[in-house]
RNA sequence: GGGCUCAUAGCUCAUCGGGUAGAGCGCCUGCCUUGCAAGCAGGAGGCGGCCGGUUCAAGUCCGGCUGGGUCCA
Numbered sequence: 001g002g003g004c005u006c007a008u009a010g011c012u013c014a015u016c017g018g019g020u021a022g023a024g025c026g027c028c029u030g031c032c033u034u035g036c037a038a039g040c041a042g043g044a045g046g047c048g049g050c051c052g053g054u055u056c057a058a059g060u061c062c063g064g065c066u067g068g069g070u071c072c073a
Stems, first nucleotide, its partner, number of pairs: 001072007010025004019056001027043005049065005
């Protein structure tokens, strides 16, 4: 320098064909317990790395940039 790939909630990941985003763990509250843990019920938390484009509408398609991984030179 070039090819491929990844970038979504605190963490690990879904959302493979575009229509206002979910799971597990973690966190908070309540119940249960003498208390803790476990268990049960409920809840908060992301607008999707950044900038543009296409579209009535984009995490989801296109381009550029940044960063990680990997292969080649």
Predicted 3D model of a 73-nucleotide RNA (transfer RNA). It matches the Rfam family "tRNA". Rfam classes the family as a transfer RNA. Its mean pLDDT, the model's own confidence on a scale to 100, is 81. The RNAcentral record of the sequence draws on ENA.